Source information
Predicted 3D model of a 361-nucleotide RNA (Bacterial RNase P class A) from a Bacillota bacterium.
Parts: sequence; C1' cells; structure tokens
RNA sequence: UGAGUAAACGAGGCAGCCGCGGAAACAGAGAAAAAUGUUUCCGAGGAAAGUCCGAGCUCCGCAGGGCAGGGUGCUGGGUAACACCCAGUGGGGGCGACCCUAAGGCUAGUGCCACAGAAACGAUACCGCCCGGCCUUGCCGGGCAAGGGUGCAACGGUGCGGUAAGAGCGCACCAGCGGCCGGGAGACCGGUCGGCUAGGUAAACCCCACCCGGAGCAAGACCAAAUAGGAGGGGGAUGAAGUUGCCCGCGGAUCCCCUCGGGUUGGUCGCUGGAGGCGGCAGGCAACUGCCGUCCUAGAUAGAUGGCUGCCGCUCUCCCCAGGGAGAGAACAGAACUCGGCUUAUCAGUUUGCUCAAGCC
Repeated sequence: UGAGUAAACGAGGCAGCCGCGGAAACAGAGAAAAAUGUUUCCGAGGAAAGUCCGAGCUCCGCAGGGCAGGGUGCUGGGUAACACCCAGUGGGGGCGACCCUAAGGCUAGUGCCACAGAAACGAUACCGCCCGGCCUUGCCGGGCAAGGGUGCAACGGUGCGGUAAGAGCGCACCAGCGGCCGGGAGACCGGUCGGCUAGGUAAACCCCACCCGGAGCAAGACCAAAUAGGAGGGGGAUGAAGUUGCCCGCGGAUCCCCUCGGGUUGGUCGCUGGAGGCGGCAGGCAACUGCCGUCCUAGAUAGAUGGCUGCCGCUCUCCCCAGGGAGAGAACAGAACUCGGCUUAUCAGUUUGCUCAAGCC
C1' cells in the first nucleotide's frame, strides 16, 4: 500500500421564533372541579418494527389426576426466564485472522430409499472371470464378486501376498464398532487389544431426558350516563355457565344458547421508577453477579413529539484556485402495559485489535 476479518462509535450541532402533547406552580371567576391564561420543566429508537421466543403484571374457584398435544435436544456455566448469552467439545469451510453448525438415539422396534439397476439390507448376479463336461463359433453344471455397468448411495477403503479365478482368506495402514487403561467436572481426547464390518434416513413414525394450566392492558378495577329490558324458540339440580382439546374431578344457577327488534358507547385508574441507566470497587477467562455512589429520562387515546430562519460541521459537484465562493444532498423508520432476547431494515463516515500478500528501510 492492497485485500480481508472481528468489534466499537454515531444517527448532525447551537441559537431564535411559531405550533403540538404532558407535569407543576400561579392568576381571575367560582361552592368545588373542569376549562382558560401565564411561567418553568419534560417530550421517540437503535431498531420504537416483525410479534418469533422468554418473563413480569392482570383475570379466570384451583392450576388436581389421566389421555392427547406442544416445546427443547453436544457439554459446563449465566439468567427471573428463554429457542438468548458466555466458555468449551465434535463436525464442516478458509493459506490465515476467523466463520458456520436443530449436534440425543437407526446397536429398542417399525417404515421408507423414486427412476435406473441382478440386488437398496434378505439376499442376490446383467456383462463378465475361472474350472469341468458336451451334441464345441455355443449350451449345461459348478465356483467368484476382483473388473465393467446402474444409481445420491452397492454390503468397509488402499496396497501387498494369496488363488483355477477370487474373497479380511492372510498381512500393513486407514475408517468404523466393542472391551480395557490413562487424562478431563463433562461433552470428549489419547493409547492399547479384539473379531474383521455393521448402508442411508429420526426438520419419518417412534424411543429417551427435561419443560409446559388457559387467556391477554380491547387484561382488569371503579365512576358516570342511558335505562329496559322486551318478544319467540331451545337447554338446565337426572347439574347451566366456567374450569385445557377430551374424560374424571371441581363448581353450583332470578342461569345459559339461538333469532328478532332496541338503549348506551363518556371519564378515572391500570400507565410508567424499572430484573432501570451511568460511574467506581470486588469476584469471575467470559456471559454475569455483589456492594457503594449518582441520575430520573414520553405517557398520547385516533393518537403530541413538528415547521421556519440564521450560523457552524459532514459528503458530492462546479468555479476561481495560498484559500475561499456557489449549488445540491444527508438513511431506515417512528412509542401505545412493561422488560430480557432474536430476526429484519438502515445514509455519509470514524476508530481499534488481528490476518494474508507485495514493496521499501
């Protein structure tokens, strides 16, 4: 210098004016409140998004039992919890920094493996190879599975020996499986011995281990207004609603379901201070945790968070060119109970660690 890899920052700044939402104080009127006005303060995000996981919180008379169903799936740890995170193991990719990985069990059982092919796991032979016989340009009997062929995949692989031809038939190495020994907390790793051999598929049924009550802030509570409640049909103490899809169990009735035609549809709370942010110290490889200090940072309800002007900063283009001038541009998006994650979208840039290649000193 070029190429790459991992991570972090940031999401234009300041001032003025106007506007919108919220809080507090004050003012006048008023019984009080609402409303109005003035002042001060606060007012979107790194993803507020998708709503995909996990929780808090709320309600459902129980959350009990069984069946069914769903989820997770290498090991250890973190956490309120998780499908998240950290540290490792195995496998795969890359020269490397590094990246990816749903990765329990087909030696529990069952199923499936299209077409092609002799044969897709029980066995077998299309072309062939070898031996023998004969009615000798082929047929019969026997041996083989090394070679060819088919296929995503062919019954361990490569080589040497061996043989009529062959074959783990024998041997060496490798892969796989099992036993033993050693290391590790564990996944697993290393060594050694053995008979030689066991196809793939569990995001196929299934088996194993662990976890799971349901509904969700339109949860739910209260006030006010309107008033009314009615008609028809059906079910119900021989047990309604509700309770998990079903059964048992619980439960216990001016009840429930359907149809017709009506009334009301305002407000308050929930609501934002929380597993919270920042800093320091301590523990830990880390995720994270503990202690101390400090900070307060939106709560709308058809939904506020915006607009204009000036200066400065960034990027691009053009012009004169010590340096300035002019013009243009600046993403993705946007709260609606809250929090922890994941995923997806994203302008212009900046910084740091590391790797590879080339050149120079």
Overview
The prediction has a mean pLDDT of 75. A source record names the gene rnpB. RNAcentral holds the sequence, with entries from ENA. NCBI's taxonomy places the organism under Bacteria, Bacillati, Bacillota. The same sequence occurs in records of 2 taxa. Rfam family: Bacterial RNase P class A. Its family is annotated with dimeric ribonuclease P complex, tRNA processing and ribonuclease P activity in the Gene Ontology.